Transfer RNA from Bdellovibrio sp. CG22_combo_CG10-13_8_21_14_all_39_27, 74 nucleotides, folded computationally. Model confidence (mean pLDDT): 82 of 100. Rfam family: tRNA. It is annotated as a transfer RNA. About the family: Transfer RNA (tRNA) molecules are approximately 80 nucleotides in length.
RNA sequence: GGCUGGGUAGCUCAGUUGGUGAGAGCGACGGAUUCAUAACCCGUAGGUCGGCGGUUCAACUCCGCCUUCAGCCA
Repeated sequence: GGCUGGGUAGCUCAGUUGGUGAGAGCGACGGAUUCAUAACCCGUAGGUCGGCGGUUCAACUCCGCCUUCAGCCA
């Protein structure tokens, strides 16, 4: 330098012929239970969906550029 696949909650990830409200597990906080703790149970908060543009009535999703991570080739 070229090619491919990734970046979504604090962490690990899901989410497609674009469509009403963006989710799960773990973690955090609160409650319940217990003499108390852990486990189990209930609830709450937490997100500019990597960035900037474009297409569209409508974009996490499609297109372009940039950035970053991993792999392959040279």